[in-house]
Context: one part of a larger RNA
Molecule: small-subunit ribosomal RNA, 5' domain
Organism: uncultured bacterium
């Protein structure tokens, strides 16, 4: 100079940032993922019109929650525990591949069955929650129809090639689709099957990418071939059955450290250290497995299996995972509110109204940091007193103060009040009655830390007497100490100084 800091002494005010570096240590409690009735069918409220044997009954509307369906939950949020690796960078392949929703363009939705939750009955259990019969809906699930396309073998042209393929186009056989819903109607949301774009993704590969040789040899699915499986895909990724191979002082193996990047600090620069906050990417989600489900997950608030912990239990069994936003215990020098809103900007679901969003946007705590701003300004000398030194004349604190004469930044109080809200118009504001504007009041409320041997700017006096202390180095202290303590006075910085740790 820095700095996610801490510590001591000291603190006025705003703006903008930032805040568990330690225990990837356990967590009470509340919220962090839902929505859709314009896919279903049942049911409850209210409320209107008929109709009524006065019980209700039917139609229609609003609404409300479970259920079966659609989507969405794979993203947004956290952490950095593992990883020295195609993890990340930077370039490149994919002719070895997917790709929901979205955009474009084609081309189509025919006809039909069987269940099944809700719902009723039963029956078990302490409970979590199970089972049994019974009815019943669909854009939920199977057949059949059709087949322009698409896929698969077969055989023909052409293009193009890295000669291994590949791609277009035509022939004939085979396989394979669909679902409606609102509106009076126009329509419009949707559903199928193809092509092509966009996006996201998986795959590989050339280079780079810490220490250690007081780690020299390492490998048996091990290299590598044929055949097979698996997979969106290539590929010992997995088998079988063959070769005996790969990799290594250009540092394999093995130990240790570590998330990687843009960037950060530093420094003339070359370099050197670092990787908080933000932004890309990657692992990870009590710990180990494993696979369903889907366009994608081997999935943080899904599952299912062991395992440790905790918690309930009638002892038979049974629930959980803050490395998400508070928040709490412990640890620790050390690090905040169990706050307000979905108004903004985004994001799931909806035809939309919306409805949900600890994402955000906004307050709260904290001198942690940068950055700004006040703690007044002018006058005032016989140089007041008071401290202090003093060679007893004086010096100095010192224009400082008191007087005097002014402002009103900040501060209190009152009045008045934004932008931020957007597509014609209405409405919509958490933050917020805030910024900010008037006005009144009134120097009133607002200076401290560290230093004065040398380095290094800044000097005396007393007390102490190798004591008590001091110290970043030299080094000061044993009777006149500028170095210890204590007063004056000084020097430096300033809402802050200082120490201590840390890179350079």
């Nucleotide at each position: 100079a820095a700095c996610a800091a801490a510590c001591g002494c000291u603190g006025g005010c705003g703006g903008c940032g930032u805040g568990c570096c330690u225990a990837a240590u356990a967590c009470a409690u509340g919220c962090a993922a839902g929505u859709c009735g314009a896919g279903c069918g049942a049911g409850g409220a209210a409320u209107u019109g008929c109709c009524u044997u006065c019980g209700g009954g039917u139609a229609g509307u609003u609404u409300c929650g479970a259920g079966c369906g659609g989507c969405g939950c794979a993203c947004g949020g956290g952490u950095g525990a593992g990883u020295a690796a195609c993890a990340c960078g930077u370039g490149g392949a994919u002719a070895a591949u997917c790709u929901u929703c979205c955009u474009c363009a084609a081309g189509g939705c025919g006809g039909g069955g069987a269940a099944u939750a809700a719902c009723c009955a039963g029956u078990c259990g302490a409970a979590a929650g199970a089972c049994u019969g019974g009815c019943u809906a669909a854009u939920a699930c199977c057949g059949c129809a059709u087949a322009a396309g698409a896929c698969c073998a077969c055989a023909c042209g052409g293009g193009c090639u890295u000669c291994g393929g590949u791609c277009c186009g035509a022939g004939g056989g085979g396989u394979u689709a669909a679902a409606g819903g609102a509106g009076c109607a126009a329509u419009u949301c949707g559903c199928c099957u193809u092509g092509a774009g966009a996006u996201g993704a998986g795959u590989u590969u050339g280079c780079g990418u810490c220490u250690g040789a007081u780690u020299a040899g390492c490998u048996a699915g091990u290299u590598g071939g044929u055949g097979a499986g698996a997979u969106a895909a290539u590929g010992g990724c997995u088998c079988a059955c063959c070769a005996a191979g790969g990799c290594g002082a250009c540092g394999a193996u093995c130990a240790g450290u570590a998330g990687c990047u843009g960037g950060u600090c530093u420094g003339a620069g070359a370099g050197g250290a670092c990787g908080g906050c933000c932004a890309g990417c990657c692992a990870c989600a009590c710990u180990g497995g494993g696979a369903c489900u889907g366009a994608g997950a081997c999935a943080c608030g899904g599952c299912c299996c062991a395992g440790a912990c905790u918690c309930c239990u009638a002892c038979g069994g049974g629930a959980g995972g803050c490395a998400g936003c508070a928040g709490u215990a412990g640890g620790g020098a050390a690090u905040a509110u169990u706050g307000c809103a979905c108004a903004a900007u985004g994001g799931a679901g909806g035809a939309a109204a919306c409805u949900c969003u600890g994402a955000u946007g906004c307050a709260g705590c904290g001198a942690c940091g940068c950055c700004g701003c006040g703690u007044g300004a002018g006058u005032g000398a016989c140089g007041a007193a008071g401290g202090c030194c003093u060679u007893c004349g004086g010096g100095u604190u010192g224009u400082a103060a008191a007087g005097c004469u002014c402002u009103g930044u900040u501060c209190u109080c009152a009045g008045g009040g934004a932008a931020a809200a957007a597509g014609a118009a209405a409405g919509u504001g958490a933050u917020u009655g805030u910024a900010c504007c008037u006005g009144a009041g009134a120097a009133g409320a607002a200076a401290g830390g560290a230093c004065c041997g040398g380095c290094u700017a800044a000097c005396u006096u007393c007390g102490u007497g190798c004591c008590a202390g001091c110290a970043g180095c030299c080094g000061c202290g044993g009777u006149a100490a500028g170095a210890c303590g204590a007063g004056g006075g000084g020097u430096c910085c300033a809402a802050g100084c200082g120490u201590u740790g840390u890179u350079c």